[in-house]
């Protein structure tokens, strides 16, 4: 220098026929219990790495940028 892949709540992931952002762990509150463990219930927290474009509508499609991993030279 060139090819490919990844980037989604604090952490790990799903979502890749374009229309509801979801799950597990963790966190907060309440209840049960002798108990700051365990169980149950409720709740907060992300608009999807960043910018732009297409579209009635974009995490999802297109272009560019950034970071990480990997292959080739």
């Nucleotide at each position: 220098g060139g090819g490919g892949a990844a980037u989604u709540g604090g952490c790990g992931a799903a979502g890749u026929u374009g229309g509801g952002a979801u799950c597990g762990c963790g966190c907060u509150u309440g209840a049960a219990u002798g108990g700051c463990a365990u169980u149950c219930a409720a709740g907060a927290g992300g608009c999807c790495a960043c910018c732009g474009g297409u579209u009635c509508g974009a995490a999802u499609c297109c272009g560019g940028u950034a970071u990480u991993c990997u292959c080739c030279a």